[in-house]
RNA sequence: GGGCCAUUAGUACAGUGGUAAUACGCCGCAUUCGCAUUGCGGAGGCGGGAGUUCGAUUCUCCCAUGGUCCA
Numbered sequence: 001g002g003g004c005c006a007u008u009a010g011u012a013c014a015g016u017g018g019u020a021a022u023a024c025g026c027c028g029c030a031u032u033c034g035c036a037u038u039g040c041g042g043a044g045g046c047g048g049g050a051g052u053u054c055g056a057u058u059c060u061c062c063c064a065u066g067g068u069c070c071a
Base pairs, nucleotide, nucleotide: 001070002069003068004067005066006065007064010024011023012022018054026042027041028040029039030038047063048062049061050060051059
């Protein structure tokens, strides 16, 4: 220098164009003499920019970060 892959909540991950799912964690309530457990409820997220589209986490381009391979 070039090819490919990844980037979604605090963490780990799903999601092939139409209101983003789950687990753990966090907060509240119930349960307990209290803690833990358990049950119920809640807050919290699409790396940045541009384009295509009625509509983009999703498709295209550029950038950033990380990984991998080639030179």